[in-house]
RNA sequence: CUUAUCAAGAAAGGCUGAGGGUAAUGGCCCAAUGACGCCUUGACAACCUCUUCUCCGGCAUGCCGGGGAAAAAGGUGCCAAUUCCAUCCCGAUAACUCGGGACAGAUAAG
Numbered sequence: 001c002u003u004a005u006c007a008a009g010a011a012a013g014g015c016u017g018a019g020g021g022u023a024a025u026g027g028c029c030c031a032a033u034g035a036c037g038c039c040u041u042g043a044c045a046a047c048c049u050c051u052u053c054u055c056c057g058g059c060a061u062g063c064c065g066g067g068g069a070a071a072a073a074g075g076u077g078c079c080a081a082u083u084c085c086a087u088c089c090c091g092a093u094a095a096c097u098c099g100g101g102a103c104a105g106a107u108a109a110g
Base pairs, nucleotide, nucleotide: 001110002109003108004107005106006105011041012040013039014038015037019030020029021028024087025086026085027084042079044077047075048074049073051070052069053068054067055066056065057064058063059062083104088101089100090099091098092097
């Protein structure tokens, strides 16, 4: 940079000790009943790989390509709140507010 996904899902123990929710601002939350972070273990998930089954196609007839399903061994990821919410644009509404999109971000594969 490209593509896909982002409303579901899943915590215990140990260490540490004051901020944290990955720019900013506002809101709202989490946090000395110890948050955040780190380590260990466990889980969740199924993007990629592996394995198995199945359907379609091809041929050199057991391999290749594509679709689907299962599984969870490997590579990642992830385990408060929708990516916590808003900010910019559009639409709906009398209003509260709701819906869609953009930007940004996260993750995976290339």
Molecule: SAM riboswitch aptamer (S box leader)
Organism: uncultured Flavisolibacter sp.